[in-house]
RNA sequence: UGGGUCGACCAGGCGAUCGCGAUCGAAAGAUCGAGGAACGUCCGGGCUCCAAAGAGCAUGAUGGUGGGUAACACCCACUCGGGGUAACCCGCGAGAAAGUGCAACAGAAAGUAGACCGCCGAGCAAUCGGUAAGGGUGAAACGGUGGUGUAAGAGACCACCAGCGAGUCGUGUGAGCGAUUCGGCUAGGUAAACCUCGUCAGGAGCAAGACCAGAUAGCUGGUAAACGGAGCGGCUCGCUUCUGCCAGCGGGUAGGUCGCUAGAUGGCAUCGGCAACGAUGUCACCAGAUAGAUGAUCGCCGCCGAAAGGCACAGAACCCGGCGUAUCGGUUGGCCCAUCCA
Repeated sequence: UGGGUCGACCAGGCGAUCGCGAUCGAAAGAUCGAGGAACGUCCGGGCUCCAAAGAGCAUGAUGGUGGGUAACACCCACUCGGGGUAACCCGCGAGAAAGUGCAACAGAAAGUAGACCGCCGAGCAAUCGGUAAGGGUGAAACGGUGGUGUAAGAGACCACCAGCGAGUCGUGUGAGCGAUUCGGCUAGGUAAACCUCGUCAGGAGCAAGACCAGAUAGCUGGUAAACGGAGCGGCUCGCUUCUGCCAGCGGGUAGGUCGCUAGAUGGCAUCGGCAACGAUGUCACCAGAUAGAUGAUCGCCGCCGAAAGGCACAGAACCCGGCGUAUCGGUUGGCCCAUCCA
């Protein structure tokens, strides 16, 4: 200098005037007022009510190991497998030797497999028998190389290698890694098919829920008087509660207050840790609406555009932690590769 790879950050800026919402104030006025994703609502929690949520079954989720966390499907580190010259990236990483199932087309045969061609033997021939070394089909065809052996062949036997199972030693918290012994000679794929194993999960949600004020009218049918109804949104137990409960018709209300934003909060520093993260100290207060507030105009500057003009994606609704997706333009750091110069 060029190319690559992995991150971090900003999200037009400053000023004036007029508006809007909240809080404070007697008033004037003062202070604060959207995001990195406020989004999707896909996971996980807090909070509220049902029993300060229990047991079993079912069902669902999850899946290498160790750690982080309130928790997770998230994050960090490591390990294994795959890709890349490398930095680095990818993986829903348990079990296919418990069982069941599935595999289009092609192919002779698709799973305790199989004789189409070929090879060998018999036979005049048709054909019959042997054979998985060779060919062909396929995503996949029951180890590889060399030898012994044979009519031809074959783990039928042997050596080495690969892989599988069972051990031993060393190392690591562990998944694993390294070495070595024995065995039978070979065991296919698929679990995001059922299933098995381990772990986790009670349900509903701020229209939760609590309070104030106000309104109200009953009728009909069914069922029960206990081995009963209702609630705990699958079932059983268990618990709570009630004289009711269910269905239909009819009637009434649809106002306000709280919940509501100070919190697993944020900034900075020190310490522990490879890291995710944690601990301590100190400073700060940072929307809270309910038809729903954040806008407009002007001036200067930045970027785009010839100019007019424009400024990505996008707008809180109980609150957090993640993940995923959208995003104009820009700033910045680590590392890798190639080349050049000293």

Predicted 3D model of a 342-nucleotide RNA (Bacterial RNase P class A) from a Micrococcales bacterium. The source organism's lineage runs through Bacteria, Bacillati, Actinomycetota, Actinomycetes and Micrococcales. It was read from a public genome assembly, where an Rfam model found it. Rfam family: Bacterial RNase P class A. Rfam classes the family as a ribozyme. The model forms 97% of the base pairs in the Rfam consensus.